Predicted 3D model of a 77-nucleotide RNA (transfer RNA) from a Xanthobacteraceae bacterium. Its Rfam family is "tRNA". It is annotated as a transfer RNA. NCBI's taxonomy places the organism under Bacteria, Pseudomonadati, Pseudomonadota, Alphaproteobacteria, Xanthobacteraceae. It was read from a public genome assembly. Its mean pLDDT, the model's own confidence on a scale to 100, is 82.
[in-house]
RNA sequence: GGCGGGGUAGCUCAGUUGGUUAGAGCAGCGGAAUCAUAAUCCGGAGGUCGCCAGUUCGAAUCUGGCCCCCGCUACCA
Repeated sequence: GGCGGGGUAGCUCAGUUGGUUAGAGCAGCGGAAUCAUAAUCCGGAGGUCGCCAGUUCGAAUCUGGCCCCCGCUACCA
């Protein structure tokens, strides 16, 4: 350099045919319960959907460019 996969909450990951409010588990926070802790139960919080542009009435989702991570591969002294 080429090919393939990926980037969504602090972490691990879903997200269907583009459709109006983006979700789960864990972690963290508040509370209940307990002599106390853990486990358990309840509650609420937490998001530039990697970045920019385009298409569209409407984009996490489609298109183009760029950035980053992983794997394979090629070249070179």